RNA sequence: CAGUGGUAGAGCGCUGCACUCGUAAUGCAGCGGUCCAGGGUUCGACUCCCUGUGGGAGCA
Numbered sequence: 001c002a003g004u005g006g007u008a009g010a011g012c013g014c015u016g017c018a019c020u021c022g023u024a025a026u027g028c029a030g031c032g033g034u035c036c037a038g039g040g041u042u043c044g045a046c047u048c049c050c051u052g053u054g055g056g057a058g059c060a
Base pairs, nucleotide, nucleotide: 001009006043012032013031014030015029016028017027018026036052037051038050039049040048
C1' cells in the first nucleotide's frame, strides 16, 4: 500500500539458492503480522455498526 463478510497479499527487510569469470541487478524459496483497543451484529468480521486512543490531511 492491497483486501469491499469465508485461509491476510504485494512491496520491503533478513536468510538460502539460481544466474555471472566475479560483483551488482534480476528470478525463485523460506522467515518476519495477535490487522490500534473495547463492545455489538453475524454461522463467520481487517471488512458492517457503536465507543475510545494515537497519527496524518483539509477548511474556518
Description: RNAcentral holds the sequence, with entries from Rfam. This is a predicted structure of a 60-nucleotide RNA (transfer RNA) from Kipferlia bialata. Taxonomically the source falls in Kipferlia (Eukaryota, Metamonada, Fornicata, Carpediemonas-like organisms). It matches the Rfam family "tRNA". By type it is a transfer RNA.